[in-house]
RNA sequence: GGGCUCGUGGUCUAGUGGUUAUGACGUUGCCUUCACACGGCAAAGGUCGCCGGUUCGAAUCCGGCCGAGCCCA
Numbered sequence: 001g002g003g004c005u006c007g008u009g010g011u012c013u014a015g016u017g018g019u020u021a022u023g024a025c026g027u028u029g030c031c032u033u034c035a036c037a038c039g040g041c042a043a044a045g046g047u048c049g050c051c052g053g054u055u056c057g058a059a060u061c062c063g064g065c066c067g068a069g070c071c072c073a
Stems, first nucleotide, its partner, number of pairs: 001072007010025003018056001027043005049065005
């Protein structure tokens, strides 16, 4: 330098053009316990890597850039 895959709460992850962006772990509060753990209930936490384009409508499609991984040279 070229090719391919990927980028979504703190971490991992679902989503394949249209409902309030899903769940798990973690965090916080409450219940339970003499206490801790386990368990139950609830809450906070995202504006989907950035910029543009297509569309009535974009996390999703297209282009560029940035970043990560793999391969080739």